[in-house]
Small-subunit ribosomal RNA, 5' domain from an uncultured prokaryote, 479 nucleotides, folded computationally. The full RNA is in RNAcentral, with records from ENA. Model confidence (mean pLDDT): 84 of 100.
Context: one part of a larger RNA
RNA sequence: AAACGAACGCUGGCGGCACGCCUAACACAUGCAAGUCGAGCGCUCUUCUUCGGAAGGGAGCGGCGGACGGGUUAGUAACGCGUGGGAACAUACCCUUUUCUAAGGAAUAGCCUCGGGAAACUGAGAGUAAUACCUUAUACGCCCUUCGGGGGAAAAAUGCUUUUGCGCCCAAGGAUCGGCCCGCGGUCCAUUAGAUAGUUGGUGGGGUAAUGGCCUACCAAGUCGAAGAUGGAUAGCUGGUCUGAGAGGAUGAUCAGCCACACUGGGACUGAGACACGGCCCAGACUCCUACGGGAGGCAGCAGUGGGGAAUAUUGCGCAAUGGAGGCAACUCUGACGCAGCAACGCCGCGUGGGCGAUGAAGGUCUUCGGAUCGUAAAGCCCUGUUGGGAGGGAAGAAAUUUGACGGUACCUCCAAAGAAAGCACCGGCUAACUCCGUGCCAGCAGCCGCGGUAAUACGGAGGGUGCAAACGUUGUUC
Numbered sequence: 001a002a003a004c005g006a007a008c009g010c011u012g013g014c015g016g017c018a019c020g021c022c023u024a025a026c027a028c029a030u031g032c033a034a035g036u037c038g039a040g041c042g043c044u045c046u047u048c049u050u051c052g053g054a055a056g057g058g059a060g061c062g063g064c065g066g067a068c069g070g071g072u073u074a075g076u077a078a079c080g081c082g083u084g085g086g087a088a089c090a091u092a093c094c095c096u097u098u099u100c101u102a103a104g105g106a107a108u109a110g111c112c113u114c115g116g117g118a119a120a121c122u123g124a125g126a127g128u129a130a131u132a133c134c135u136u137a138u139a140c141g142c143c144c145u146u147c148g149g150g151g152g153a154a155a156a157a158u159g160c161u162u163u164u165g166c167g168c169c170c171a172a173g174g175a176u177c178g179g180c181c182c183g184c185g186g187u188c189c190a191u192u193a194g195a196u197a198g199u200u201g202g203u204g205g206g207g208u209a210a211u212g213g214c215c216u217a218c219c220a221a222g223u224c225g226a227a228g229a230u231g232g233a234u235a236g237c238u239g240g241u242c243u244g245a246g247a248g249g250a251u252g253a254u255c256a257g258c259c260a261c262a263c264u265g266g267g268a269c270u271g272a273g274a275c276a277c278g279g280c281c282c283a284g285a286c287u288c289c290u291a292c293g294g295g296a297g298g299c300a301g302c303a304g305u306g307g308g309g310a311a312u313a314u315u316g317c318g319c320a321a322u323g324g325a326g327g328c329a330a331c332u333c334u335g336a337c338g339c340a341g342c343a344a345c346g347c348c349g350c351g352u353g354g355g356c357g358a359u360g361a362a363g364g365u366c367u368u369c370g371g372a373u374c375g376u377a378a379a380g381c382c383c384u385g386u387u388g389g390g391a392g393g394g395a396a397g398a399a400a401u402u403u404g405a406c407g408g409u410a411c412c413u414c415c416a417a418a419g420a421a422a423g424c425a426c427c428g429g430c431u432a433a434c435u436c437c438g439u440g441c442c443a444g445c446a447g448c449c450g451c452g453g454u455a456a457u458a459c460g461g462a463g464g465g466u467g468c469a470a471a472c473g474u475u476g477u478u479c
Stems, first nucleotide, its partner, number of pairs: 002478003006475004013350005020342001021308001026306003030303003035064003040061002043058006071261002081185006089178001094174004101167001102136004112125005143151003187233003194224003199221008236258004240251004263284005286297004314340001316339003322336001323334004353383004363374004387420001389415005397406001423468005428449003434463005444451002
């Protein structure tokens, strides 16, 4: 010099685009952040009614989705990540193709009755429906097979309608998203030198979607290590970012990919997919309610609060757009997202006026007292209207007759008026910029050298000057 998620001091006009808890993965009041489907099902309530019915609401059973999206970096030195390969796998929804959708059955929630409990919730009885559950039959093909056959094994039909539309089952292929294995690469410490018994390998078995000591029984005694095992410390990794001519060094905020985590520890259930942030169970700490018997909770989602800290924002608007979930659809939900608010935190742009104007005014400062300088600077005259102010008009973003949060915003036109808009640091050398006064090794300055003890261009003030400018300096950190 450059850079920053910065902070502090002083100052501060406008706009665009970015960006904003780096500290306590500390604790959280309150609201919202994941629902949806009546074209799966029975029941119930309300309104209207031409008494045929129609429209809407509610809890429940059932389906799909709550494994995505959003947050955080605690852990992790590991096949976690990056890159390049591999074989023994699975994949809901989607696409293509093939085959079916036959005959029956038993329950259960809701509702009703009777209870228990302060509550959370819960027990018994009667009884009901389904695209919920079960049995049987069937098999294009699929799985196992000693290749003779044998065995296993599915379903669901329904509703709407004018055409029609939405499904379900078996199988094959695709696509997508994943699980697993391997080579190589990327921190420090040897003042860590030996480590290891499921340890290393084999056989049989189990387990998994799948390979495998993944697990188990038996057998063998191996396996790793100065090319650094084991142990300890630190740390999410990458694309990238900063710097640098490069090599390299440092770094991993925002954006994007991957991993890990969800009060702490453990566990499984459901499911195509989780060992599941806003699901369940157990234990623990903490907080809250309680009728003391027992219960409830988890902001590292968006806002917001306390605390910590040098330090980091609104308990905003909207689903109009993009995207997602459900639905035939209409549509509903969506703190994802789109916007607005706050902050000079950063980058960029613009403005704070322009022209003329010498008696070189007044005034300040200096002075060799002649004058010099601030200085065309001001005043004065003539203009302009960027921004800001007032008035009027007024979008694109919407693809499609409906639908715009932003927003009466951007933008356009007109009007008035120089009016409302400049500071900060420095001036001994490095380093651009000098005099006077005060002070007198005092008060103070200082990045280094060093200034100050009576003529200080180095301290403090003033005048003048230099540099940058809505900023300027200081501190911290990196190269």